[in-house]
RNA sequence: GGUUCGCUAGCUCAGCUGGCAGAGCAUCUGACUUUUAAUCAGAGGGUCCCGGGUUCAAAUCCCGGGCGAGCCA
Numbered sequence: 001g002g003u004u005c006g007c008u009a010g011c012u013c014a015g016c017u018g019g020c021a022g023a024g025c026a027u028c029u030g031a032c033u034u035u036u037a038a039u040c041a042g043a044g045g046g047u048c049c050c051g052g053g054u055u056c057a058a059a060u061c062c063c064g065g066g067c068g069a070g071c072c073a
Base pairs, nucleotide, nucleotide: 001072002071003070004069005068006067007066010025011024012023013022019056027043028042029041030040031039049065050064051063052062053061
């Protein structure tokens, strides 16, 4: 340099077949318990890497850029 893949909650990831942004863990609150832990219930937490385009509507499709990984040279 060429090419492929990845980037979504604090962490690990799903959702990518365009139509309400989610799960587990973690955090916080409550219940239970003599207390802690465990268990149960609930809550908070998001610029979906950035910019532009298409569309009634974009995490999702298209273009460019950034970061990371693999392969080729």